[in-house]
Context: one part of a larger RNA
This record gives sequence, structure tokens and C1' cells, in this order.
RNA sequence: GGUCUAUGACGGAUGACUUGGUUAGGUGAGGCGAUGAAGGACGGGGUAAGCACCGAUAUGUCCCGGGUAGCCGCAAACAGGCGUUAAUCCGGGAGAAUCCGAAUGGGGCAACCCAGUGCGGGUCAUACCGCGUUAUCCCCGCGUUGAAUAAAAUAGGCGCGGGGAAGCGAUACCAGGCGAAUUGAAACAUCUAAGUACCCUGAGGAAAAUAAAUCACUUGAGAUUCCCCUAGUAGCGGCGAGCGAAGCGGGAAUAGCCUAAACUGUUUUUUUCGCAAGAAAAGAACAGGGUUGCGGGACCUUGACGUGGGAUUGCGGAUGGAUAGCGGAAGCGCCUGGAAAGGCGCGCCAAAGAGAGUGAAAGCCUUGUACGCCAAAUCUUGAAGCACCCUAGAGGUAUCCCAAGUACCACGGGGCACGAGGAACCCUGUGGGAAUCUGGGCCGACCACGGUCUAAGGCUAAAUACUACACCUAAACCGAUAGUGUACAAGUACCGUGAGGGAAAGUUGAAAAGAACGCCGGUGAGGCGAGUGAAAUAGAACCUGAAAUCAUAGACCU
Repeated sequence: GGUCUAUGACGGAUGACUUGGUUAGGUGAGGCGAUGAAGGACGGGGUAAGCACCGAUAUGUCCCGGGUAGCCGCAAACAGGCGUUAAUCCGGGAGAAUCCGAAUGGGGCAACCCAGUGCGGGUCAUACCGCGUUAUCCCCGCGUUGAAUAAAAUAGGCGCGGGGAAGCGAUACCAGGCGAAUUGAAACAUCUAAGUACCCUGAGGAAAAUAAAUCACUUGAGAUUCCCCUAGUAGCGGCGAGCGAAGCGGGAAUAGCCUAAACUGUUUUUUUCGCAAGAAAAGAACAGGGUUGCGGGACCUUGACGUGGGAUUGCGGAUGGAUAGCGGAAGCGCCUGGAAAGGCGCGCCAAAGAGAGUGAAAGCCUUGUACGCCAAAUCUUGAAGCACCCUAGAGGUAUCCCAAGUACCACGGGGCACGAGGAACCCUGUGGGAAUCUGGGCCGACCACGGUCUAAGGCUAAAUACUACACCUAAACCGAUAGUGUACAAGUACCGUGAGGGAAAGUUGAAAAGAACGCCGGUGAGGCGAGUGAAAUAGAACCUGAAAUCAUAGACCU
């Protein structure tokens, strides 16, 4: 010096465990905010740094209900209190709620500074204090003022009253606007990626779409949306890369309506005529009427007043549900052991043998489970009923109406699976520019015949999409270097001017019974006794305790 053995030290792997995560499904809810939100700052405890809770009524106040013998959070302790006159706790409601923050009296380097005004307090009077109020924009009403323009009127200004908006929220879902590039084409330009990402606007619990100027094709269907299929088909495509339908069929869910116009009435304005009474015309507002493609309606004639329906509006509140809870069966003995739920013996319950806990492994110990029951208060669901609203038909006529800078056409673009193509269809920037049913659009250039549908106004549940949030359930999901970044004072500590980045860190024991007392030592650290405990090599640097590494003792080799 090495190897081996033994015992320790150091270390924290491994095993076991789980309070936390992950994923999925279901139900609910899908908003909060000027009645001041979300989020914060600063405060509030006898001792009080952190978290949690709360707001100068501050670890809490009041009422209603539940519930029970204990309670003053995590979190011990001391001190001091509360509670069967029902506390603590749980649920519902109310009150209060500093300052900042849309922040809104003005300002500002958020949580600060400085005001006006009314009332009150205070002062001899100021000062000072308290409470209320004072931002902007939009809409409506009223008052006042008031141009261009002589009058009147209108626009506008000012004031008062009433109503509304703003900001936040899930990196979700939806609609609209704007709109890339990487990439692919094995380069690259048309093309692709992709109308994706980003950004902006707006809305809702869903949104959007929606009641045929639709499809079909000589049979027909009958709003929209979503799924399956059609089909990787028909097609498009430097016919490259790629892109990629639709009708039918099968399902989910179903629901249809209201205006404009013709015509009529009322009120009213202007113009014309008139001496006046008034008349006519044009316009406006309101009301009736009317709403479709077997074209319909107006108009004329005739005819039924009850039937059916309603998504809304008001009243109405049955019923169910949510937010605390309640009842809820059945086991003892012996043995081992620190401890029985284990073993042995003999029983019992079961609409309950899901689960969890209890000193090891419990249907019958605890909590639960099956099953059954409950609400003063708030929320939700909203049935019946009442009110309210809507609701025929037949014939005639061919006079009137049937959504205009629209349809349509041309040019330039865009969207359609469709890249200009034979390119229809839809949208529209520019120009031109109709008709009213003998009208118009479409049926993939165009024409004919035929078919089909009625544009240029509006509304409309359900089936569909999503999940920040609440609750429930499950897992051939993780088990502390895993699973969320976070099982712990975690978006904390810490880093960064900032945007932002971002940890580590779980386990004594059944129970603290957490080691009285003694000894060594620096009134240490640490240890040795004693004691507790089943165990202390479970002693708080605490379950197990691997390896590297170190120490001590011994054996062997050199």
C1' cells in the first nucleotide's frame, strides 16, 4: 500500500406511504361592474412575523334555520374569557365595508396631494372637523336662448330631470374586419402553408345560419344547424406539390312568423282657388288593411264568430331541484400480541359485503353505504288557469300594388372544391341602368322548349361548439428528480431597470408518553447513564437507510 471480515460515521438511493396532481365522463352555472368590479395597498388578535379570515361595527355585528356540548383558525403556550337563557360550528338573509383601482371633483410617481359646493359640528370670527355632492359621452323629455333668412321656423348653445355606457373576465367556444411568413413543391415565381397565426371590433350562454328569386330534372323534395354516408368520388391543379365538393340516402332536432306597398280613416303642414264658409292637390305622422308562387293582395259581391294556436306580454304560482341537515340493520368469547380488525369457537344483519377510519387484516366498533325523510330564508324550475295576441272560406274583375341607383349589362377584383377557364352562380369598386305578373331570378357559356322559384325589409327556439368556475363519479394514470412550476408560508424565496424568469423543501411514535434527575463539557456543541415506549441504531439532523467516501479492530498478501 492493497484485499477481506466486523463495527460505526457520512450520505439519502431504494422500498412502503399520500394530504397533491393528471385524464375522462356527468350535472349545474356560464358572467362580475358607477348600488363602484376583477385585483390590490394599508390596517384589525392580550402576547401576532407568515398564511387564512375580516374592514375603523375590522379574528367580527344582527335576523332566520340546522345542530350540539363544547369553544376562543393554521398553532403550542401563558393570561383572560364565552357556552344548555343553546355558544363554537354549518346554511340562508341583512348590516357595515378605510384607501387605490373603469376610478368618475381637480391633480398624481396607484394605494397620495389639493379643491368647489350644500348641510351639520366648532370658533367672538376665521381656522379646523364630519356627512352629502361635483368626471366624460350617448339617448329621451322639459325649460330657456337662438343663426344662415324679412317674419316664422329649424339647426345650434345653455340649464334641469330621467335612462344608459365605460372596466374586468377562460390564451376556451362564436361572428365580423385586417391579414403574414416559415414551410411544401426535394430549387422557385403561379400554387401551398392559409383566409391559418398575429392584431382589432362586437356579442352570447351559446354564437352564426334560418322559412327558397333553394335544390332537383320530367320522378320529385320542401327553412336552418349538426352527425353518418356519398367520397378522397365529380372536379380543380406550373394537371406539379397538392386542393377537394354537392344532390340523393340514413339519423339528431324540429316552428314558424312580422313588416313595406296598393286601399281606407284620423290628425296635421304647405300650396292653389275663394271676400268668406270652405274646396282641391301634394306631403308627414299615426291607425286599420295586407304578406304570397295552385301567384297573392287591394277593389266589388257573398260568408263564418267560434275553433285552433302562441316563441311574447302581464298576472299566476302547482310541481321538481339547489343552498344546512335527519333516520338508517347486525358480535361476543378465548388465544397470540404493545395493540386484534388476525387465529379458534359459536352467532347475527343484508333494498346495507361501495369506501374510509380505528394501536396488524372489521358486513355487525366509528363514519358511512342501500333505502327513506326534511327548509324559516334565498335562488331556480316553471304546470293549470286568467288576461293579451294571432287565426277562415267562395266567386268576380284585369283598374291599382307587390321592397331602385336595386335587378341587369360592361370593366376591375373577391368568394364559391373550381388558379379566366367553355365559367354559370354569389358579393361589389367604377360606369350605364329597367320592369310590376303578358313582371322577374335560376336550372354551369349561350339559344329554344320545358321546369322551378319570387331578390332588392326584418325576427325566430331545438338539435351544434366550449369550460375559467361549483359539485359528483371513475381510472391496466403519477406516487415526492414522478404527478401541476407549486402535496410544505408557491407564482413564495430568489434573479432581472423591465418585459420576464423562477426554485428547493413530504414521513418520530399507536399515543408526546418529546427524555424528570444525574455525569463529562465552555452555564457549550455533542455524548454517557437513568426514565418513556413494542421498538430510541424510532430522539426531533427522527420510517426504511443502498453506493461512493471516511474511521476503528482483526486476518491475509506484498
Overview:
Large-subunit ribosomal RNA, domain I from a Candidatus Omnitrophota bacterium, 558 nucleotides, folded computationally. Rfam family: Bacterial large subunit ribosomal RNA. The full RNA is in RNAcentral, with records from ENA. Model confidence (mean pLDDT): 85 of 100. Taxonomically the source falls in Candidatus Omnitrophota (Bacteria, Pseudomonadati).